[in-house]
Context: one part of a larger RNA
RNA sequence: UUGGGCGUAAAGAGGGCGCAGGCGGCUUGGUAAGUCAGAUGUGAAAUCUCCCGGCUUAACCGGGAGGAGCCAUUUGAAACUGCCAGGCUUGAGUGCAACAGGGGGAGGUAGAAUUCCCGGUGUAGUGGUGAUAUGCGUAGAUAUCGGGAGGAAUACCAGUGGCGAAGGCGGCCUCCUGGGUUGUAACUGACACUUAAGCCCGAAGGUGUGGGGAGCAAACAGGAUUAGAUACCCUGGUAGUCCACACUGUAAACGAUGGACACUAGGUAUAGGGAGUAUCGACCCUCUCUGUGCCGUAGCUAACGCGUUAAGUGUCCCGCCUGGGAACUACGGCCGCAAGGCUAAAACUC
Numbered sequence: 001u002u003g004g005g006c007g008u009a010a011a012g013a014g015g016g017c018g019c020a021g022g023c024g025g026c027u028u029g030g031u032a033a034g035u036c037a038g039a040u041g042u043g044a045a046a047u048c049u050c051c052c053g054g055c056u057u058a059a060c061c062g063g064g065a066g067g068a069g070c071c072a073u074u075u076g077a078a079a080c081u082g083c084c085a086g087g088c089u090u091g092a093g094u095g096c097a098a099c100a101g102g103g104g105g106a107g108g109u110a111g112a113a114u115u116c117c118c119g120g121u122g123u124a125g126u127g128g129u130g131a132u133a134u135g136c137g138u139a140g141a142u143a144u145c146g147g148g149a150g151g152a153a154u155a156c157c158a159g160u161g162g163c164g165a166a167g168g169c170g171g172c173c174u175c176c177u178g179g180g181u182u183g184u185a186a187c188u189g190a191c192a193c194u195u196a197a198g199c200c201c202g203a204a205g206g207u208g209u210g211g212g213g214a215g216c217a218a219a220c221a222g223g224a225u226u227a228g229a230u231a232c233c234c235u236g237g238u239a240g241u242c243c244a245c246a247c248u249g250u251a252a253a254c255g256a257u258g259g260a261c262a263c264u265a266g267g268u269a270u271a272g273g274g275a276g277u278a279u280c281g282a283c284c285c286u287c288u289c290u291g292u293g294c295c296g297u298a299g300c301u302a303a304c305g306c307g308u309u310a311a312g313u314g315u316c317c318c319g320c321c322u323g324g325g326a327a328c329u330a331c332g333g334c335c336g337c338a339a340g341g342c343u344a345a346a347a348c349u350c
Stems, first nucleotide, its partner, number of pairs: 003322004007304002012318001014201004021194002025088007033081002035077007048066007091191001092188003095184005103177007110154001115149007125136002162169002205248007215241002220236004258317006266295011299306002323350003332343004
């Protein structure tokens, strides 16, 4: 490289947008680049095919015959691909009418709770554990009542539920704003799919500057436990957790399953629409579109399992794998303030 693969054995990039590239619906006419057919020419040798022979066979080599393939010129074909011109509406998009939602950003606001401060009542304990102790408390704690401050998070509703491309998103109100679904079929008329590069988003943690700091809590200190205990348990406690702006760019970033389209038994549950039936209306019932779960047929799979939300059957495009270790490494390059990230070997060894 070919081949074979990528849920769990090595392998789907964390996610999106997207130029080039690849690939692309139905139909008419033209063209003839690809494609196909014929003719002519050229044809070093080797290679290839057939036959014969030489090394004990074979590979290999020698001889003879053939002239495949390639190239050029020319004549023709027009189904397919391409190109040019035209048409279409089912793919895609737009409009119109509705609908659901913790989708995103900004501002405001509410109640419960923890902590702290002030005041009242009140007195000797409290707290914590398997049991203790450190700690707190006669300078009046814990408990309880009233008042105040401040920060963070939003019980119940809550769901096998919803939304988002992913990360993720949850009190309530207002403003700004993205996407989705259903119905209709008015408009555009293939505008589509995928996507190396590139750009953007990206939990937690970490970093910079400035705020904030109630609770929690790496580090750290003390108390226990223990043979020891740099731990698990307890009392404290600083970064951090929160906000603004900027950076980092990684996760078991998981469905360990790339995206798009088409096709292939069903059953059941649930969320949001639509149509029908019925009705005063609603519920119920039937059908249907979209999403989310469970079970299961064929088929697939090494098995487990997957099974119209495929890991089934096909098409298109991208990414990735190629024995274990060395190695999510070294060197170099690029990025970063740093921590480090991305790209990524070899010797050697089994």
About this RNA:
RNAcentral holds the full RNA, with entries from SILVA. Predicted 3D model of a 350-nucleotide part of an RNA (small-subunit ribosomal RNA, central domain) from a metagenome. Model confidence (mean pLDDT): 84 of 100.